[in-house]
RNA sequence: CGAUUAUCCAGAGAAGUUGAGGGACUUGGCCCUAUGACACUUCAGCAACCUCUACCUACGUAGAAAGGUGCUAAUUCCAGACAGAUAAGAG
Numbered sequence: 001c002g003a004u005u006a007u008c009c010a011g012a013g014a015a016g017u018u019g020a021g022g023g024a025c026u027u028g029g030c031c032c033u034a035u036g037a038c039a040c041u042u043c044a045g046c047a048a049c050c051u052c053u054a055c056c057u058a059c060g061u062a063g064a065a066a067g068g069u070g071c072u073a074a075u076u077c078c079a080g081a082c083a084g085a086u087a088a089g090a091g
Stems, first nucleotide, its partner, number of pairs: 001091001004088005013043005021032003026080004044072003049068002052063004076083001
């Protein structure tokens, strides 16, 4: 990087810096934002895909949250279209 498998109506915030847009793309909406959004850094938190521990063989059940990710406005914000995001093993 392309494909595959699974999931996407739950959950979780503060500070510092910055300074105008942001909610992936796109059409129509609707929302967030100088009472500082978005982004970056630090700390904290949520969750349980891999990992770990027990049970026992069922692509299973339960538990922990130290490790690898991930995430912390609104159902992936809604609808259409095409799609997107996260994880894992292989290529």

Notes: This is a predicted structure of a 91-nucleotide RNA (SAM riboswitch aptamer (S box leader)) from Caryophanon tenue. The sequence is in RNAcentral, with records from Rfam and Ribocentre.